[in-house]
Order: sequence, then structure tokens, then C1' cells
RNA sequence: GGGCUGGUAGCUCAAUGGUAGAGCAGCAUCCUUUUAAGUUGUUGGUUCCGGGUUCGAAUCCCGGCCAGCCCA
Repeated sequence: GGGCUGGUAGCUCAAUGGUAGAGCAGCAUCCUUUUAAGUUGUUGGUUCCGGGUUCGAAUCCCGGCCAGCCCA
């Protein structure tokens, strides 16, 4: 330098054009002599950035940034 894959909640990941979600974590509550474990509830989003297409974009298109892999 070229190609491919990926970037979404604090972490790991879904959602393949029509309400942005799950598990874990966090917070509160119950339970317990206490801790841990467990119960119930709940908070949490610039969907990497900038444009474009569309009635509507995490999703499609263009450019950029970052990470990983392969080639040179």
C1' cells in the first nucleotide's frame, strides 16, 4: 500500500428498511445474625464520525477514523 471482517448500554452480543433489545454488571427492595448466594423491580443509548438515498436508516450507498486477519 491492497483485500476481507468488525465498531450498537459499563462488558459480551442481538436486531439484515418499520417501537433499539438480551445476558452479565450497576441501583433499589425482599431474604439472611453478617457476607456471599438467591427473590422481585428498575436505571442505563451521539447505534464510531461526516454526508447521501428513502415517507422512514443500526441496517442500503460514498468518504473518513479505529481494531483484527490475510497478501505484498
Model confidence (mean pLDDT): 81 of 100.
Transfer RNA from an Opitutia bacterium, 72 nucleotides, folded computationally.
Its Rfam family is "tRNA". The family's RNA type in Rfam is transfer RNA.
The organism belongs to Opitutia, within Bacteria.